[in-house]
Context: one part of a larger RNA
Molecule: small-subunit ribosomal RNA, central domain
Organism: Halophila stipulacea
RNA sequence: UCGAGUGUAAAGUGUUUGUAGGUGGUGUUUUGAGUCUGCUGUCAAAUCAUGGGGCUCAACCCUUCGAAGGUAGUAAAAACUAUCAAGCUAGAGUAUGGUAGGAGUGGAGGAAAUUUCUAGUGGUGUAGUGACAUGUUUUGAGAUUGGAAGGAACAACAAUGGAGAAGGAAAUCUCUUGGACGAUGUUGACAUUGAGAGAGGAAAGGUAGGGGAACAAGUGGGAUUAGUGACCCCUGUAGUUCUUGUUGUAAAUGAUGGGUACUGGGCAUUGCAUGUAUAGAUCAGUGCAAUGCUAUAGCUAAUGCAUCAAAUAUUCCCCUUGGGAAGUAUGUUUGCAGGAGUGAAACUC
Numbered sequence: 001u002c003g004a005g006u007g008u009a010a011a012g013u014g015u016u017u018g019u020a021g022g023u024g025g026u027g028u029u030u031u032g033a034g035u036c037u038g039c040u041g042u043c044a045a046a047u048c049a050u051g052g053g054g055c056u057c058a059a060c061c062c063u064u065c066g067a068a069g070g071u072a073g074u075a076a077a078a079a080c081u082a083u084c085a086a087g088c089u090a091g092a093g094u095a096u097g098g099u100a101g102g103a104g105u106g107g108a109g110g111a112a113a114u115u116u117c118u119a120g121u122g123g124u125g126u127a128g129u130g131a132c133a134u135g136u137u138u139u140g141a142g143a144u145u146g147g148a149a150g151g152a153a154c155a156a157c158a159a160u161g162g163a164g165a166a167g168g169a170a171a172u173c174u175c176u177u178g179g180a181c182g183a184u185g186u187u188g189a190c191a192u193u194g195a196g197a198g199a200g201g202a203a204a205g206g207u208a209g210g211g212g213a214a215c216a217a218g219u220g221g222g223a224u225u226a227g228u229g230a231c232c233c234c235u236g237u238a239g240u241u242c243u244u245g246u247u248g249u250a251a252a253u254g255a256u257g258g259g260u261a262c263u264g265g266g267c268a269u270u271g272c273a274u275g276u277a278u279a280g281a282u283c284a285g286u287g288c289a290a291u292g293c294u295a296u297a298g299c300u301a302a303u304g305c306a307u308c309a310a311a312u313a314u315u316c317c318c319c320u321u322g323g324g325a326a327g328u329a330u331g332u333u334u335g336c337a338g339g340a341g342u343g344a345a346a347c348u349c
Base pairs, nucleotide, nucleotide: 003321004320005319007303008302012317015199016198017197021193022192023191025088026087028085031082033081034080035077037075038074039073040072041071042070043069048066051063052062053061054060091190092187093186094185095184096182097181099179104175106174107173108172110154115149116148117147118146119145120144121143125136126135205246208243209242210241214240215239220234221233222232257316258315259314260313261312265294266293267292268291269290270289271288272287273286274285298305299304322349323348324347331342332341333340334339
């Protein structure tokens, strides 16, 4: 490299936008590059293949004839790919209508609870555990009533539910994109994938400045234990929060890359439209889009998947090629750093 593969055995980039490149709807026309057909030259001899012959046979030797294929030229063909020209509307955009929504940014006011402070009532426990102890309390705790401050998170509704490219995202009000659906116009293949490249990217960590209720790595105590750097308990600092801006990784999971087409049923949920109907609303049914369950064919090593495929086809990209050594060494890129990206071999089984 080909082949064979990638849910779970090695293997789908964590996600997306998009350059080069690859692939690409439909009828007609042009050219004749690819393609296809004929002819000509050429591809030394030996070798090879065919028929015949010679060494007693054979190997070996002599001779005859030779394909396919390559390459160059020439003559024709015009279906397919490509090319040229003007088109088409089924793909894809765009305009328009109402519509569902925890996508998103900034701001505003809000209620419950915890904690602390403060003013009362009251007068010895409280907290904690399997059981203790450390802790806290007559300088008045815990309990209970009123008031104040401050930070973080938004109960019920809540769902097998909805929206988002993913990460992620839920109190209320306000501002702004994207989606699906319906009806008609409009552009006329403008599509798809996507090496490099760009953008977003949980948590933890890092920088500078705020903030700090609660929780809580590390730390300090108390237990447990033969012992314990742990599980349990009492404290409690970074951190979690906000602004700045860095890192670029996760079992970043559906462990399943993206697009298109196609393939038998059943039961549900969500959005929009329609609707024999209805006084009206809603429901049943139907269409499109989305989310689930069940299970036939088919597939699979099995488990299972099964119109949201892991079925049947096609197209583009990433990746895999025995286990370890090893995601290590080295080089290089990148980062303030911790690190991250790329990424071997010897040796060994």